[in-house]
């Protein structure tokens, strides 16, 4: 300089004015229960507030206690309220390297399955090879020769496959095989070195296709629904219970008294205040439910910032200081000004050289051009909005620093 890997912190600053939603104070004013205006003081989204994926406070239901059953999780150790997160590792994989990624418990507990293609996909025989053993055939007294390739033995060669029973020599045999040997490659199990531990390092056994993101088995772990959770207060209108209801007349019970219906009238509420007209009407007080409609739940919390100490790290602690949104159809925003980074480059000054490690190379040598150094005006500031509260992964998306790596080039 290029190319790269991983960690960090940041999210434009600041005033001014107008609005907006909570808080505190004063005031006025008001309801069923709440509150409501008006003025002053101070406050007002994120790193992802997003997706709602995993975990956890937190509420109601469930629950004696133990077990199957289903469901997550699954290499070791450590942090944490937990986690499937996150720190240190071990092992594999990729990668020149700094790092990276891992659905990482078993396949030596059982069970299946392994497409096409091939004879066979853990029991296989198309081609091939044998002809020792049986069996035929000739030949020979015979014993044995010598054919056949029927029984039948092989699993080396070749063909198919992603994959043919762990690889190569060798001994073996009738041909052959881990049959057997010697070297090697992987797994286990046992002893040993280190290490807490995953696992190593040696040695001795013994074994040898893959699949567990087929059942399975084995360890740990798992109630369910969610702030619309759930607690309280409560108008209206209808429900019940008391207690109050004027005259007159029809009708029933049972004729009187008493009730019970249905009509008038009066009483009362409406038609702006009166008077006719006109419609309408039991009237009061307790109450349960809790619908509307308000409270709280609701933001002091595994809180924030600073320091110490333990720790390689996640983390954890000590010791100060801080309080920093709570809307409820959803507030947090809109103008201006300055300033900041980009980018732009009008235009102004200089100007015979420049450009490169370097060159025979490229620009350019006067309408003051290339170059150089100053530099207005205009343009952009990414993703994105809380709704019960944290931890977290995933997903979006801007520039900036730092460490580290591979490469070139110069000294």
């Nucleotide at each position: 300089a290029a190319a790269g890997u991983u960690u960090g912190a940041c999210a434009g600053a600041c005033a001014a004015u107008c609005g907006c939603u909570g808080g505190u104070g004063a005031u006025g004013c008001u309801u069923a229960a709440g509150g409501c205006a008006u003025c002053a003081c101070g406050a007002g989204a994120g790193g992802a507030a997003a997706g709602u994926c995993c975990g956890g406070g937190c509420u109601c239901c469930a629950u004696a206690g133990g077990g199957c059953a289903g469901g997550g999780u699954g290499c070791u150790g450590g942090a944490u309220a937990a986690c499937g997160u996150c720190c240190a590792g071990u092992c594999a994989g990729c990668g020149c390297g700094a790092g990276u990624u891992g659905a990482a418990g078993g396949a030596u507990a059982g069970u299946g399955c392994c497409a096409c293609a091939g004879a066979a996909a853990u029991g296989g025989a198309c081609c091939g090879c044998c002809g020792a053993u049986g069996g035929c055939u000739g030949u020979g007294u015979a014993a044995g020769c010598a054919g056949c390739a029927c029984a039948g033995g092989c699993a080396a060669g070749g063909a198919u496959g992603g994959a043919a029973c762990c690889g190569a020599g060798g001994u073996g045999u009738a041909a052959g095989a881990g049959a057997c040997c010697c070297c090697g490659a992987g797994g286990a199990a046992c002893g040993c070195u280190g290490g807490u531990g995953a696992c190593u390092u040696c040695g001795u056994u013994c074994c040898u296709g893959g699949u567990a993101a087929a059942c399975c088995c084995c360890a740990c772990u798992u109630g369910g629904a969610g702030c619309a959770a759930g607690a309280c207060c409560u108008a209206a209108u209808g429900g019940a219970a008391c207690g109050c209801a004027g005259c007159u007349u029809c009708u029933c019970u049972a004729u009187a008294a008493a009730g019970a219906u249905a009509a008038g009238c009066a009483a009362c509420c409406u038609u702006a205040g009166c008077c006719c007209g006109a419609g309408g009407u039991g009237c009061g007080u307790u109450u349960a439910g809790g619908u509307u409609g308000g409270u709280c739940g609701c933001u002091u919390g595994a809180g924030c910032c600073g320091c110490u100490c333990a720790g390689c790290a996640a983390u954890g602690u000590u010791c100060g200081g801080c309080c920093u949104a709570g809307a409820u159809a959803g507030a947090u925003g809109a103008u201006u000004g300055u300033c900041g980074u980009u980018u732009a480059g009008a235009g102004u000054g200089g100007g015979a050289g420049g450009g490169u490690a370097g060159u025979u190379c490229c620009c350019g040598u006067a309408u003051g051009u290339a170059c150089c150094a100053c530099g207005a005006a205009g343009a952009a500031c990414a993703c994105a909005g809380g709704a019960c509260c944290c931890g977290g992964c995933u997903u979006a998306c801007g520039g900036c620093a730092a460490a580290c790596u591979u490469u070139c080039a110069u000294a």
This is a predicted structure of a 411-nucleotide RNA (Bacterial RNase P class A) from Paenibacillus crassostreae. The RNAcentral record of the sequence draws on ENA and Rfam. Of the family's consensus pairs, 95% are formed in the model. It matches the Rfam family "Bacterial RNase P class A". Rfam links the family to the GO terms dimeric ribonuclease P complex, tRNA processing and ribonuclease P activity. Its mean pLDDT, the model's own confidence on a scale to 100, is 75.